RNA sequence: CGCAGGCCUGCGGGAGAGAUCCAGGGGUCCGCCGCCACCGAUCGCCGCCGAUGCGCUCGGUCGGAGGAUCUGCUGGACGCCGAAGGGGCAAGCCGGUCAGAGCACCGUGCGAAACUCUCAGGCACCAGGACCCAGGCCUGUU
Numbered sequence: 001c002g003c004a005g006g007c008c009u010g011c012g013g014g015a016g017a018g019a020u021c022c023a024g025g026g027g028u029c030c031g032c033c034g035c036c037a038c039c040g041a042u043c044g045c046c047g048c049c050g051a052u053g054c055g056c057u058c059g060g061u062c063g064g065a066g067g068a069u070c071u072g073c074u075g076g077a078c079g080c081c082g083a084a085g086g087g088g089c090a091a092g093c094c095g096g097u098c099a100g101a102g103c104a105c106c107g108u109g110c111g112a113a114a115c116u117c118u119c120a121g122g123c124a125c126c127a128g129g130a131c132c133c134a135g136g137c138c139u140g141u142u
Stems, first nucleotide, its partner, number of pairs: 002141009012132002018078001020077005025071006032064003037061005043055003079123003085119001086117003092110002094107003
């Protein structure tokens, strides 16, 4: 220096599949009810020269049920994806059987993947993501 493996760094590149439906919780907005909920204001009445009380309306806060909308939350339903991880298998090899070899047969035997399964995980964004690129470190080999 090259090769093999491992680790780290980079807002590096990087696919697929329901922003599904139902219910609950939560956020935002809208109008309604409540003054035998609170505060404030205007007006009126009473009282009275001034502490206060009563009534209507309005505004703010609060409370109640309702409507609209959103939700990376919780649970359920059906549908789907495969590139974290995980499982399965071919050729071939090993062993058994046979005097021996071959063939054949046998084996919870070894044995790959981007194939396959869909356990796990995932199905707006974010995150994750096999694999790839760049830089660096470590181990081994030559």